[in-house]
Context: one part of a larger RNA
Molecule: small-subunit ribosomal RNA, 5' domain
Organism: uncultured bacterium
RNA sequence: GAUCACGCUGGCGGCGUGCAUGAGACAUGCAAGUCGAACGGACGACUCGGGCUUGCCUGAGUCGUUAGUGGCGGACGGCUGAGUAACGCGUGGAUGACCUGCCUCGAAGUGGGGAAUAACUGCCCGAAAGGGUGGCUAAUACCGCAUGUGACGGUGCGUUCGUUCGCACCAUGAAAGCAGCAAUGCGCUUCGAGAGGGGCCUGCGUUCGAUUAGCUCGUUGGUGGGGUAACGGCUCACCAAGGCGACGAUCGAUAGGUGGUCUGAGAGGACGAUCACCCAGACUGGGACUGAGACACGGCCCGGACUCCUACGGGAGGCAGCAGUCGGGAAUUUUGCGCAAUGGACGAAAGUCUGACGCAGCAACGCCGCGUGAGGGAUGAAGGCCUUCGGGUUGUAAACCUCUUUUCUCAGGGACGAUAAUGACGGUACCUGAGGAAGAAGCCACGGCUAACUACGUGCCAGCAGCCGCGGUAAUACGUAGGUGGCAAGCGUUGUCC
Numbered sequence: 001g002a003u004c005a006c007g008c009u010g011g012c013g014g015c016g017u018g019c020a021u022g023a024g025a026c027a028u029g030c031a032a033g034u035c036g037a038a039c040g041g042a043c044g045a046c047u048c049g050g051g052c053u054u055g056c057c058u059g060a061g062u063c064g065u066u067a068g069u070g071g072c073g074g075a076c077g078g079c080u081g082a083g084u085a086a087c088g089c090g091u092g093g094a095u096g097a098c099c100u101g102c103c104u105c106g107a108a109g110u111g112g113g114g115a116a117u118a119a120c121u122g123c124c125c126g127a128a129a130g131g132g133u134g135g136c137u138a139a140u141a142c143c144g145c146a147u148g149u150g151a152c153g154g155u156g157c158g159u160u161c162g163u164u165c166g167c168a169c170c171a172u173g174a175a176a177g178c179a180g181c182a183a184u185g186c187g188c189u190u191c192g193a194g195a196g197g198g199g200c201c202u203g204c205g206u207u208c209g210a211u212u213a214g215c216u217c218g219u220u221g222g223u224g225g226g227g228u229a230a231c232g233g234c235u236c237a238c239c240a241a242g243g244c245g246a247c248g249a250u251c252g253a254u255a256g257g258u259g260g261u262c263u264g265a266g267a268g269g270a271c272g273a274u275c276a277c278c279c280a281g282a283c284u285g286g287g288a289c290u291g292a293g294a295c296a297c298g299g300c301c302c303g304g305a306c307u308c309c310u311a312c313g314g315g316a317g318g319c320a321g322c323a324g325u326c327g328g329g330a331a332u333u334u335u336g337c338g339c340a341a342u343g344g345a346c347g348a349a350a351g352u353c354u355g356a357c358g359c360a361g362c363a364a365c366g367c368c369g370c371g372u373g374a375g376g377g378a379u380g381a382a383g384g385c386c387u388u389c390g391g392g393u394u395g396u397a398a399a400c401c402u403c404u405u406u407u408c409u410c411a412g413g414g415a416c417g418a419u420a421a422u423g424a425c426g427g428u429a430c431c432u433g434a435g436g437a438a439g440a441a442g443c444c445a446c447g448g449c450u451a452a453c454u455a456c457g458u459g460c461c462a463g464c465a466g467c468c469g470c471g472g473u474a475a476u477a478c479g480u481a482g483g484u485g486g487c488a489a490g491c492g493u494u495g496u497c498c
Stems, first nucleotide, its partner, number of pairs: 001497003005493004011370006017363002019328001024326003028323003033072003038069002041066011079281003088206006095199001096161001098198003103194008111145001113143002120135006151172001153170006177186003207253003214244003219241008256278004260271004283304005306317004334360001336359003342356001343354004373403004383394004407439001408435006417425001442487005447468003453482005463470002
């Protein structure tokens, strides 16, 4: 100097920061939905028409709401750092071994059919969570058929370093509609290119221990089969016996990595909060499904521990999201406001959702800024303390006089952030007026290091102390007082790092 907590003290503002410990357990609320311009219903309102026992039945249309089918999103955003010494991260390459929804550009197409199923309805089972069965129905849901620009595969010819490119033939294999009066728009299918994103491989770098010296059998390589988007012992069968290691293998300990942060003249050392990038994890262990993308925090299945409900048969749950609770701890906040802005998901749009985010609240936790008044004022008041009793000191300090009003209080006006509308913040910031020195100073130290001294009390006691050391009757070192020094809304102490 940096960082945290503690003790004493505490006026304001701006900007930041705020569980470092139990990756302990969690009550409650919220944190991922959206689309009716994909679809069939249901319900409600209104208009028109028919019946007409005049307030009920029925038909058509418009509008609204919506459980369900369907689409997109839930793989982003948010949290945490347990694990990991690793191609995990950083940096530079490689992919002639790869994928890519939405978006952009380009080429071609979008023909004709079918069978179901939820919702709904009947019945049944269950305490519930839920489930079974019969019947009806729609679609941009599902499945054939046709077409095949191009694509994947095969064969042939030419070409290439090449499984590269070109041509021919054969085989495989697509599609969906919706809105609108229409124009058209939004979609759908196949292919090419791009952008952005990702997978895999690789050179180099990446903590400590040798009181860890040998390690390894899918192990190292080959052939073949399988698998993957893709290379590969990734996996399997067979064959060979290899592979790594004092340039530190293996084992053990510790640890998320980086940009950076702190310190330092630098070299270096230590650290990795906030912010940004990457990785990993989501009660614990395992697994796959769906999907362009997951082996998926607020999805599914199985095992386990724990908690809760139960009619005892069986079920439900996962805050390392935002708040909040208990616990642990020296220690870390509100069960707040708003989608106004920025960004995201969905939607043609209006818009809906968004504890991301924007704000407010709490905390001197940090940095920065401001204030607690300014000028005058000596017969140097009183009081305190000291005293050689003369006086000295506190001390221009106070009183008193003059002045100012930053802040503060009250009143009025009142934003930028939003571009036509839309402002949580917020009647906030800011401006104007009025009032009145008014409401605002402490903490530590004073033997030397080290700026700052006397008195009294105590008497190796009580105590102090970072080191040297003080204290046993004159203690500038303990305690108190006065004085002084330092810093100041802080000051001092403890731990850690330089």